[in-house]
RNA sequence: UGAGUUGGCCAGGCGGUCGCGUUGCGGGGAAACCCGUACCGAGGAACGUCCGGGCUCCGUAGAGCAGGGUGAUGGUUAACAGCCACCCGGGGCGACCCGCGGGAAAGUGCCACAGAAAAUAACCGCCUCCGGCCUCGGCCGGCGGUAAGGGUGAAAAGGUGAGGUAAGAGCUCACCGCGUCGCUGGUGACAGCGUCGGUCAGGGUAAACCCCACCCGGAGCAAGACCAGACAGGAUGCGUUUGAGGGCUGCUCGCCCGAGCAUCCGGGUAGGUUGCUAGAGGCGUGCGGCAACGUACGUCGUAGAUGGAUGGCCGCCCGUCGUGCCCCGUGCACGGCGACAGAACCCGGCGUAUCGGCCAACUCAUCCG
Numbered sequence: 001u002g003a004g005u006u007g008g009c010c011a012g013g014c015g016g017u018c019g020c021g022u023u024g025c026g027g028g029g030a031a032a033c034c035c036g037u038a039c040c041g042a043g044g045a046a047c048g049u050c051c052g053g054g055c056u057c058c059g060u061a062g063a064g065c066a067g068g069g070u071g072a073u074g075g076u077u078a079a080c081a082g083c084c085a086c087c088c089g090g091g092g093c094g095a096c097c098c099g100c101g102g103g104a105a106a107g108u109g110c111c112a113c114a115g116a117a118a119a120u121a122a123c124c125g126c127c128u129c130c131g132g133c134c135u136c137g138g139c140c141g142g143c144g145g146u147a148a149g150g151g152u153g154a155a156a157a158g159g160u161g162a163g164g165u166a167a168g169a170g171c172u173c174a175c176c177g178c179g180u181c182g183c184u185g186g187u188g189a190c191a192g193c194g195u196c197g198g199u200c201a202g203g204g205u206a207a208a209c210c211c212c213a214c215c216c217g218g219a220g221c222a223a224g225a226c227c228a229g230a231c232a233g234g235a236u237g238c239g240u241u242u243g244a245g246g247g248c249u250g251c252u253c254g255c256c257c258g259a260g261c262a263u264c265c266g267g268g269u270a271g272g273u274u275g276c277u278a279g280a281g282g283c284g285u286g287c288g289g290c291a292a293c294g295u296a297c298g299u300c301g302u303a304g305a306u307g308g309a310u311g312g313c314c315g316c317c318c319g320u321c322g323u324g325c326c327c328c329g330u331g332c333a334c335g336g337c338g339a340c341a342g343a344a345c346c347c348g349g350c351g352u353a354u355c356g357g358c359c360a361a362c363u364c365a366u367c368c369g
Stems, first nucleotide, its partner, number of pairs: 001365010012317007020041002023038006043340001047351002050349005055220004067216005073085004087101001088099004102211002107209002109205003123150002125146003129142005158176006177200001178197002181194005224274004233265006245257004281300008318338008326329001
C1' cells in the first nucleotide's frame, strides 16, 4: 500500500419561530377547564412478539399420566432456545467462520424419479458343469456360482493393496476405518497409546412415530386494586282517611298537599383514579475469573401518552452526490440527498430493518529499511 476477519461507537449540529404532552409555579373560573411561565419529553433497534423472567389474578397436599419444550461438555444467570470457554465435524493459506451436534446394533413406518433391486440385492457382465450345433475359432440353451467390473441414483451392502479362486468374495492377510476391553491425560465432552474382534453387528431418515435424560400449572397491565352514576325492569319492607312521604319550620303543635315512599338488585356496569416507571438500572475504578459473569466503592438520573404528545417552517454550518464556472485550487456557485423506524407494565435475550461514517485488535499478500 492492497485485500480481508472480528469487536465496538455515532445516528447530522446550532439558532430563530409556530405548535403538542406530563409535571411544578402564578392567575382566572362554581366546575369542566382556560391563560401565562419554567423544566423535561423515543431507539439501537422503541419494531417482530420468537424465547425467558419479574409483577398481578386464578388454580394448586404430594406424585403420576397426557401435552409441550430443550438436546455434545463444563460454566454463567432471576431465567432462557441466550452468552462464554472447550470438544467433535465441516469450510478458509490465514485472522476466523458454520453446525436443528442424544439414540437408526429396542421396535414400527417411509425413501419421489431413475434403476434388476432402496434392504431376505443377479439387469448387463464374468465363471465351472451339463446338453445341442459346429466351418473346431466358437455359438445357442439349461442347472448353478459370483456383489470384482458396467449402468441407475442423493444414497447400492466398509476402503486400498496383496494372496487366493473356475470366476469371485473379509474367503485369508497388511494398513486405514468401525467396534470391545484396558491404561494414561482431562471436572467432562473427548483425546492418545495398547489389546482383542472378519459372527464387522450389515444404506438413509428421529423438523416420522418412538426411546432416553432434563425442564414446564393457566391467563395476562384490556392483569389486578380503589372510587363510583343514571334509565328501564325486578325484589323486600312500610303505607293509602287507623295517612307512608312531602311543603311551611331551629323544634313541637298546627295547617296544607297527599298515593306512593324507602332500601336492595340492576352493577361494582358507564366513567374516573391507581397499577405507571428507581430497575436483576447506566457509567467509572479496584478485585476474582481465560471469558461470559460476579463483587466492593464512587457516581449519574424527571418520557409516561390513552384516539394516543415528542412535530412543522426558516437561516447558518457539517457530510455526501450531481451540474456549471474559473484565476485549476480538493476553489466557488446552484441543486438534490442525510437511513431504518417510532414508547404504551418492566427487564434479559434472539431475529429482522438501516443512508452514511468513525475507532480498535488481528490475518494474508507485496514493497522499503
This is a predicted structure of a 369-nucleotide RNA (Bacterial RNase P class A) from Demequina sp. Its mean pLDDT, the model's own confidence on a scale to 100, is 77. Rfam family: Bacterial RNase P class A. It is annotated as a ribozyme.